[in-house]
RNA sequence: AUCUUAUCAAGAGAGAUGGAGGAACUGGUCCAAUGAAAUCUCGGCAAAAGGCUCUUUAUGAGUACUGUGCCAAUUCCAGCGAACUAAUGGUUCGAAAGAUAAGAG
Numbered sequence: 001a002u003c004u005u006a007u008c009a010a011g012a013g014a015g016a017u018g019g020a021g022g023a024a025c026u027g028g029u030c031c032a033a034u035g036a037a038a039u040c041u042c043g044g045c046a047a048a049a050g051g052c053u054c055u056u057u058a059u060g061a062g063u064a065c066u067g068u069g070c071c072a073a074u075u076c077c078a079g080c081g082a083a084c085u086a087a088u089g090g091u092u093c094g095a096a097a098g099a100u101a102a103g104a105g
Stems, first nucleotide, its partner, number of pairs: 002104007013042005021031003025079004043071003049066002051063004055058001075097001080094006
């Protein structure tokens, strides 16, 4: 790389360097010289895995110690399919794709 499982409507930003892109892809729509990406420092969010604590011992509660992750917009919206709807648009559901974690390999 790939496979399996779970989650994705909540939450959380300042500074320094940098100097034109960024939001995975395509379309749309946005963000960006009142400073994009990226890197660093500090801060914060969450609580899935491991650890620890507690108990009524469970499909439990807590903590935030470890390794990750994340801190514009629902995964920004749609992409494929189905149902509904006087409707060329819309609503809902499911899938696909993607992201993250744990496990497998």

SAM riboswitch aptamer (S box leader) from Paenibacillus sp. FJAT-29882, 105 nucleotides, folded computationally. Its Rfam family is "SAM riboswitch aptamer (S box leader)". Its family is annotated with regulation of gene expression in the Gene Ontology. Taxonomically the source falls in Paenibacillus (Bacteria, Bacillati, Bacilli, Caryophanales).